[in-house]
RNA sequence: UCAUCGAAGAGGCAAAACCAGGGUAACCUGGCGACGCAAAGCUACCUGUCCAGUUUCGACUGGAUAGAGGGGCCGCCGAA
Numbered sequence: 001u002c003a004u005c006g007a008a009g010a011g012g013c014a015a016a017a018c019c020a021g022g023g024u025a026a027c028c029u030g031g032c033g034a035c036g037c038a039a040a041g042c043u044a045c046c047u048g049u050c051c052a053g054u055u056u057c058g059a060c061u062g063g064a065u066a067g068a069g070g071g072g073c074c075g076c077c078g079a080a
Stems, first nucleotide, its partner, number of pairs: 005078002012037002018031005035067001041073003045070003048065007
């Protein structure tokens, strides 16, 4: 220094609910809030799930979800 790993320390993020706004919707943005998280940082490539439309009922197209899983990229600290 790197990998694995996750004690300690320093910090970080922010579920549901509520308020305001956007969207047909899923859902998203901001505020408040804190269930939790060692990648709960980024990424829609694959799968899953959800929404809208079409359908010859086989599925197809578009959208959403990264806090559902896998993959990819970047990353704080340093005990066993």
c-di-GMP-I riboswitch aptamer from Oryzomonas japonica, 80 nucleotides, folded computationally. Rfam family: c-di-GMP-I riboswitch aptamer. Gene Ontology term of the family: cyclic-di-GMP binding. Model confidence (mean pLDDT): 88 of 100. The organism belongs to Oryzomonas, within Bacteria.